Notes
This is a predicted structure of a 280-nucleotide part of an RNA (large-subunit ribosomal RNA, domain VI) from a Nitrospirota bacterium. Lineage of the source: Bacteria > Pseudomonadati > Nitrospirota. The RNAcentral record of the full RNA draws on ENA. The coordinates come from a structure-prediction model, not an experiment, and the mean pLDDT is 87. Rfam family: Bacterial large subunit ribosomal RNA.
[in-house]
Context: one part of a larger RNA
RNA sequence: CGGAGGAGACUUGAGGGGAUCUGUCCUCAGUACGAGAGGACCGGGAUAGACAGACCUCUGGUGUUCCGGUUGUCAUGCCAGUGGCAAUGCCGGGUAGUUAUGUCUGGAUGGGAUAAACGCUGAAGGCAUCUAAGCGUGAAGCCUACCCCAAGAUAAUGUCUCCCUUCCGCACUUUCUAAAAAGUGCGGGACUGAAGGUCUGUGGUAGACUACCACAUUGAUAGGCUGGAGGUGUAAGUGCAGUAAUGCAUUCAGCUUACCAGUACUAAUAGACCGUGUGA
Numbered sequence: 001c002g003g004a005g006g007a008g009a010c011u012u013g014a015g016g017g018g019a020u021c022u023g024u025c026c027u028c029a030g031u032a033c034g035a036g037a038g039g040a041c042c043g044g045g046a047u048a049g050a051c052a053g054a055c056c057u058c059u060g061g062u063g064u065u066c067c068g069g070u071u072g073u074c075a076u077g078c079c080a081g082u083g084g085c086a087a088u089g090c091c092g093g094g095u096a097g098u099u100a101u102g103u104c105u106g107g108a109u110g111g112g113a114u115a116a117a118c119g120c121u122g123a124a125g126g127c128a129u130c131u132a133a134g135c136g137u138g139a140a141g142c143c144u145a146c147c148c149c150a151a152g153a154u155a156a157u158g159u160c161u162c163c164c165u166u167c168c169g170c171a172c173u174u175u176c177u178a179a180a181a182a183g184u185g186c187g188g189g190a191c192u193g194a195a196g197g198u199c200u201g202u203g204g205u206a207g208a209c210u211a212c213c214a215c216a217u218u219g220a221u222a223g224g225c226u227g228g229a230g231g232u233g234u235a236a237g238u239g240c241a242g243u244a245a246u247g248c249a250u251u252c253a254g255c256u257u258a259c260c261a262g263u264a265c266u267a268a269u270a271g272a273c274c275g276u277g278u279g280a
Base pairs, nucleotide, nucleotide: 001152005163006162007161008160009159010158015149016148017147018146021049022048023047024046025045026044027043033038051106052105053104054103055102059100060099061098062097066093067092068091069090070089071086072085073084074083075082076081110144111143112142117137118136119135120134164279165190166189167188168187169186170185171184172183173182174181175180191277196274197273198272199271200216201215202214203213204212221267222266223265224263225262226261227260228259230256231255232254237250238249239248240247241246
């Protein structure tokens, strides 16, 4: 830009893409078959590998924004307590997120037309013949079925809902005895600016940017605060014991990032713009 007014939701599916894997074991059954050795079809069940998708409850990794231990040195006047630097100084753990080696799921089933092949009926050719007419069975393959995208599918789908004014002049048409009325087209004035969208702002389940999604006071969108979960592992100070290092009690404390809630304290204020007026 188009899809014959504009807009918001939800859709159909032409077409396209993806996937399509296999082993082993049990049973049927030591049955059919076979002199024996051996040893099934069909059907039913279980399990595994590779591959693919999703996810983070479990097992782990990471987690330089959380907690703790510890060495050297410097600073805070000293002690104590803290902080800086040394690859995060080194080390032990670890929330969210992310992730696989972890977990779950999938390739199930059915239908149609067929290939090779196997048949029925059956002539040419009194027989025979699956074929010439006609009718069947038949594959991991083909079309479906399963998952994803999808109306620029220009043959541009469908459904629901929402939104939008009046006056004047001219011309024409219809009804009509006429007046007049209605309609169509052109031009103009006044008013109007809808539904909805965008800008802007607070953000994230989204994300390179854009886009997408949530929210904007009729508000829990982010921050803060409060509570909780989870993490770390018993803070500081004080008291007691000990010459002291240190230990014990207060105290499963203190601290705590991304997690879960609550709460308008802070910031989403105020607003501007686009989009028109019933639609060949």